[in-house]
Purine riboswitch aptamer from Evansella clarkii, 102 nucleotides, folded computationally. It was read from a public genome assembly, where an Rfam model found it. The source organism's lineage runs through Bacteria, Bacillati, Bacilli, Bacillaceae and Evansella. It matches the Rfam family "Purine riboswitch aptamer". For this family Rfam cites "Riboswitches Control Fundamental Biochemical Pathways in Bacillus subtilis and Other Bacteria" (Mandal et al., Cell, 2003). Its family is annotated with purine nucleobase biosynthetic process in the Gene Ontology. Rfam's curators write: Riboswitches are metabolite binding domains within certain messenger RNAs that serve as precision sensors for their corresponding targets. Allosteric rearrangement of mRNA structure is mediated by ligand binding, and this results in modulation of gene expression. A class of riboswitches that selectively recognises guanine and becomes saturated at concentrations as low as 5 nM. In Bacillus subtilis, this mRNA motif is located on at least five separate transcriptional units that together encode 17 genes that are mostly involved in purine transport and purine nucleotide biosynthesis. It has also been shown that some members of this family are specific for adenine instead.
RNA sequence: AGAAAAUAAGUGCUGAUUGUUCGUAUAAUAUCGGGAAUAGGGCCCGUAAGUUUCUACCAAGCUACCGUAAAUGGCUUGACUACGAACGGUGAGAAUAAUUAC
Numbered sequence: 001a002g003a004a005a006a007u008a009a010g011u012g013c014u015g016a017u018u019g020u021u022c023g024u025a026u027a028a029u030a031u032c033g034g035g036a037a038u039a040g041g042g043c044c045c046g047u048a049a050g051u052u053u054c055u056a057c058c059a060a061g062c063u064a065c066c067g068u069a070a071a072u073g074g075c076u077u078g079a080c081u082a083c084g085a086a087c088g089g090u091g092a093g094a095a096u097a098a099u100u101a102c
Base pairs, nucleotide, nucleotide: 007101008100009099013093014092016090017089018088019087020086021085022084023083024082025081026056029049032046033045034044035043041066042065050057058078059077060076061075062074063073064072
């Protein structure tokens, strides 16, 4: 001076604000009541259920079905909210080192 292994410690700091992704919840689901429309229609309001859960419980498209009646069905795509985790952005503060010791 170089290499390898092991051990210990560390800027792997403090705080503010903000974003992305993932996980859990919930299936953006479903009950009941009242009213409304009627194949160019199939909607509106409320109640209560579902979550160790606050909030939300809709939209668009496709399709089926109902021969004029009182009732809708299926599929696809798209969120918010609560909690948790990971990874970033922008200021501020401490620090003045970016590895150190054996």